Source information:
This is a predicted structure of a 322-nucleotide RNA (Bacterial RNase P class A). Of the family's consensus pairs, 91% are formed in the model. It matches the Rfam family "Bacterial RNase P class A". Gene Ontology terms of the family: tRNA processing, ribonuclease P activity and dimeric ribonuclease P complex. From the family's description: Ribonuclease P (RNase P) is a ubiquitous endoribonuclease, found in archaea, bacteria and eukarya as well as chloroplasts and mitochondria. The coordinates come from a structure-prediction model, not an experiment, and the mean pLDDT is 77.
RNA sequence: CAGGCGGGACGACCUGUCGCUUCCGGUCAGCCGGAAGAGGAAAGUCCGGACAGGAAAGGGCACCCCGCUGCGGAAAUCGCAGAUGGGAGAAAUCUUUUGAUAUCCGUAACAGAAAAUAACCGCCCGGCUGCGGCCUGGGCAAGGGUGAAAAUGUGGGGUAAGAGCCCAUGGCCUGCGAUGGCGACAUCGCAGGGGUACGGAUCCGGGGCCUGCAAGACCAAAUAUACUGGCAGAUGAGGGCUGCCCGUCCGAUGCCAGGGGGUAGGUUGCGAAGAUAAAUGACAGGACAAAACAGAAACCGGCUUACGGUCCCGCCUUUUUA
Numbered sequence: 001c002a003g004g005c006g007g008g009a010c011g012a013c014c015u016g017u018c019g020c021u022u023c024c025g026g027u028c029a030g031c032c033g034g035a036a037g038a039g040g041a042a043a044g045u046c047c048g049g050a051c052a053g054g055a056a057a058g059g060g061c062a063c064c065c066c067g068c069u070g071c072g073g074a075a076a077u078c079g080c081a082g083a084u085g086g087g088a089g090a091a092a093u094c095u096u097u098u099g100a101u102a103u104c105c106g107u108a109a110c111a112g113a114a115a116a117u118a119a120c121c122g123c124c125c126g127g128c129u130g131c132g133g134c135c136u137g138g139g140c141a142a143g144g145g146u147g148a149a150a151a152u153g154u155g156g157g158g159u160a161a162g163a164g165c166c167c168a169u170g171g172c173c174u175g176c177g178a179u180g181g182c183g184a185c186a187u188c189g190c191a192g193g194g195g196u197a198c199g200g201a202u203c204c205g206g207g208g209c210c211u212g213c214a215a216g217a218c219c220a221a222a223u224a225u226a227c228u229g230g231c232a233g234a235u236g237a238g239g240g241c242u243g244c245c246c247g248u249c250c251g252a253u254g255c256c257a258g259g260g261g262g263u264a265g266g267u268u269g270c271g272a273a274g275a276u277a278a279a280u281g282a283c284a285g286g287a288c289a290a291a292a293c294a295g296a297a298a299c300c301g302g303c304u305u306a307c308g309g310u311c312c313c314g315c316c317u318u319u320u321u322a
Base pairs, nucleotide, nucleotide: 002317003316004315005314006313007312008311009310010309013286014285015284016283017282018281020037021036022035023034024033025032026031039293043304044303046302047301048300049299051212052211053210054209063208064207065206066205067204068082069081070080071079072078083098085096086095087094088093099203100202104200105199106198107197108196120144121143122140123139124138125137126135127134128133152170153169154168155167156166157165172193173192174191175190176189177188178187179186180185216268217267218266219265225260227258228257229256230255231254232253238250239249240248241247
């Protein structure tokens, strides 16, 4: 003793005083004593589960999600390891793609003649000619030009000119075989093929009912009351004026008991923090530095996002060293 890459751990601690929440013990009580009391993300609520209620004979369509391979996992838009094509870097390493194109369908902007039944310039044959060229004929797709992309690259043959038209050799695709690998796949060999690329509401395979702890369960007051029983009642129950009697007006229910459902409330769900929306702290001292992001609300597994600072491990070196 520089810069960088990958991974992991920590997220303050001790003492004293005062205070908060829950529980336990003591006390007639006031109160006293003891124990426990936020995070790596408690967050976002993105994914999966468990649990719970609702719905549902069974199946299908629609809709939604997932999609390379192996292993792990209850499962997951989960983890680990790997395959494959592309991209960044000098490197360590990072990042990204991923079922199929047989069927159906779509798109390929601008430019360009043409974006998938290619022909603008061009080349060749033919015709005409005033010999400079011209086209109401035909062939071609090598060269030029456009474009992100133009219908296999190179060499040779061939031809009027040309062309996978033919041959050789590459590349690509398909099939078969061999070898290696659990596998995705890789390497090699043989045979065949030539109309591109990207996709989709297409096809294939797998999965998915809906709602969420304010889920849900139990106990249950007052008031009103379904229903049941008893008693009284048009020979006037009961009510208003009116506290009582009389009077007067209204006129069919009233009283008692039982009783179900539902409400307040309580318990549970619910945890060695945990309910109420509310607690989980403050101060002083201790190296006179205590700061970042942030604060449980039913639980569990993940993912993602936020984060001052500290420590540990492995790796790289673009021109030497590390």